Source information: A computed fold for a 144-nucleotide RNA from an Acidimicrobiales bacterium, annotated as FMN riboswitch aptamer (RFN element). Its mean pLDDT, the model's own confidence on a scale to 100, is 85. Rfam family: FMN riboswitch aptamer (RFN element). Rfam 15.1 lists 6,230 matches to the family in 5,120 species. Rfam links the family to the GO term FMN binding. The model forms 100% of the base pairs in the Rfam consensus. NCBI's taxonomy places the organism under Bacteria, Bacillati, Actinomycetota, Acidimicrobiia, Acidimicrobiales.

RNA sequence: CACCCCUCGCGGGGUUUGGGUGAAAGUCCCGACCGGCAGUACAGCCUGCGAACCCGACCGACCCACUGGAGACAGCGGGGAGCGAGGGCCGAUCCGGUGGAAUCCCGGAGCCGACGGUCACAGUCCGGAUGGGAGCGAGGGCGU
Numbered sequence: 001c002a003c004c005c006c007u008c009g010c011g012g013g014g015u016u017u018g019g020g021u022g023a024a025a026g027u028c029c030c031g032a033c034c035g036g037c038a039g040u041a042c043a044g045c046c047u048g049c050g051a052a053c054c055c056g057a058c059c060g061a062c063c064c065a066c067u068g069g070a071g072a073c074a075g076c077g078g079g080g081a082g083c084g085a086g087g088g089c090c091g092a093u094c095c096g097g098u099g100g101a102a103u104c105c106c107g108g109a110g111c112c113g114a115c116g117g118u119c120a121c122a123g124u125c126c127g128g129a130u131g132g133g134a135g136c137g138a139g140g141g142c143g144u
Stems, first nucleotide, its partner, number of pairs: 002144001004141007015031001018030003032124002034113002036049004044111002053088003059082001062079003066075003093109005115127003
């Protein structure tokens, strides 16, 4: 230093005060703004991953029936919150330039964004979430 194990910490940004319509909009229209993690020539839109949503093996608190037993309890069958390996689903980019190399840099023009809620439709508000999390970092340990 690398691998493996343990512990701890960290781990998402953006419309209320730009304007319009309206009884009502941070939700509609014009405009504005934002971009998790790893890889790779520096990436929201290349590849892979995470979150939401759906399914869910294993385990399973607890509940019920039956059998044995004086009982504690044991055996056997059924249900089962929860947890959860894993699986499903999962948006969007082109042109020019530089270069050995760029859908990553520079210039230009585009595009995308879970679910539930809401006096009216949400990437930006509220909520699940003081949650989860790819992963990043620190400390400790064993072996090589």